[in-house]
RNA sequence: GGUGGGGUGCCAGAGUGGUUGAAUGGGCCACACUCGAAAUGUGGUGUAUCGGUAAAACGGUACCGUGAGUUCAAAUCUCACCCCCACCG
Repeated sequence: GGUGGGGUGCCAGAGUGGUUGAAUGGGCCACACUCGAAAUGUGGUGUAUCGGUAAAACGGUACCGUGAGUUCAAAUCUCACCCCCACCG
């Protein structure tokens, strides 16, 4: 330098146009069980910003490596770039 695969939440990882900011598992928090733990069970759990409230609850918007494009609609399709892995030279 070329070809192929990949980059999604705290972590792993599914999702390949609409019901998915998002399955599932782990982690974390709360509760139950226990003398107390572990294990198990139940519920909850992304970030930023704006609104809202006494504080919450709650509601809006944006975010799937970065930027742009196609489309009524993009994590998903296209282009460029960045990074990781494998192979070839």